[in-house]
Context: one part of a larger RNA
RNA sequence: CGUGGGAUUCUUGAGGGAAGCUGGCCACAGUACGAGAGGACCUGGCUGGGGCAGUCCCUGGUGUUCCUGUUGUCGCUGUCAAGCGCACCGCAGGGUAGCUACACUGCUUCGAGAUAACCGCUGAAAGCAUCUAAGCGGGAAGCUCAUCCCAAGAUAAGGAAUCCAUCCGAGUUCAGCUCGGGAGAGACCCCUAGGAGACUACUAGGUUGAUAGGCGGCCGGUGGAAGUCCGGUAACGGAUUAAGCCUAGCCGUACUAAUUGGUCGAAAG
Numbered sequence: 001c002g003u004g005g006g007a008u009u010c011u012u013g014a015g016g017g018a019a020g021c022u023g024g025c026c027a028c029a030g031u032a033c034g035a036g037a038g039g040a041c042c043u044g045g046c047u048g049g050g051g052c053a054g055u056c057c058c059u060g061g062u063g064u065u066c067c068u069g070u071u072g073u074c075g076c077u078g079u080c081a082a083g084c085g086c087a088c089c090g091c092a093g094g095g096u097a098g099c100u101a102c103a104c105u106g107c108u109u110c111g112a113g114a115u116a117a118c119c120g121c122u123g124a125a126a127g128c129a130u131c132u133a134a135g136c137g138g139g140a141a142g143c144u145c146a147u148c149c150c151a152a153g154a155u156a157a158g159g160a161a162u163c164c165a166u167c168c169g170a171g172u173u174c175a176g177c178u179c180g181g182g183a184g185a186g187a188c189c190c191c192u193a194g195g196a197g198a199c200u201a202c203u204a205g206g207u208u209g210a211u212a213g214g215c216g217g218c219c220g221g222u223g224g225a226a227g228u229c230c231g232g233u234a235a236c237g238g239a240u241u242a243a244g245c246c247u248a249g250c251c252g253u254a255c256u257a258a259u260u261g262g263u264c265g266a267a268a269g
Base pairs, nucleotide, nucleotide: 001153005164006163007162008161009160010159011158015150016149017148018147021049022048023047024046025045026044027043033038050108051107052106053105054104055103059101060100061099062098066094067093068092069091070090071087072086073085075084076083077082111145112144113143118138119137120136121135167181168180169179170178171177172176186264187263188262189261190206191205192204193203194202211257212256213255214253215252216251217250218249220246221245222244227240228239229238230237231236
């Protein structure tokens, strides 16, 4: 821009894409078959591998925004103590959310139709024979469906529901037409953000509000703060004390910020 008014939501599926895998064991059955040795088809059941997808409930990893221990320091807070800075996050032990696999879950199914090689029935040309010439069957992981995904720019531009709507002025050759303006549903700008994300887009919100921050509580992590008291010459230990600190999680709460606004946006029948 188009899809013969303008929108919001939901759809049909022309067409296109994806998938399509495989081992072992058990029963049938030591049966059919076979002199024996050996040893099935079919059907049913169980369990793996590979591939794909989803999810962090469990098990682990990471977790430079959380906690703790600890070394060096002619650094800083005036000093002690307590902290901070720097040394790969200084090193080390753990670890929430998120992400993740080595973790968990699911699928890789049952079929239908037409066929290939091939196997047949009936059967002439050619009194026989012959699956073929007329006619009729069987038959594959392959083909077309079936399963999943995209999909009406499918310009043959599809369908459904709902919402909005016929205003004003000027001109005119006047059921109308032309020009200009306003305006609706709705959309965008803008702002707070993340289940999204390179940007964009998408999604949740914008005071009739829990969108983010803050604050409160909880979950969870670390593991016993500082100060004081007691014991010890001291290093240190004990008590106050499951203490103190606490990121991304959950619930709540308008304290802060999403203010006020602006722009676009309809006439074929």

Predicted 3D model of a 269-nucleotide part of an RNA (large-subunit ribosomal RNA, domain VI) from Candidatus Chisholmbacteria bacterium RIFCSPLOWO2_01_FULL_50_28. The full RNA is in RNAcentral, with records from ENA and SILVA. Its Rfam family is "Bacterial large subunit ribosomal RNA". Gene Ontology terms of the family: structural constituent of ribosome and ribosome. The prediction has a mean pLDDT of 85.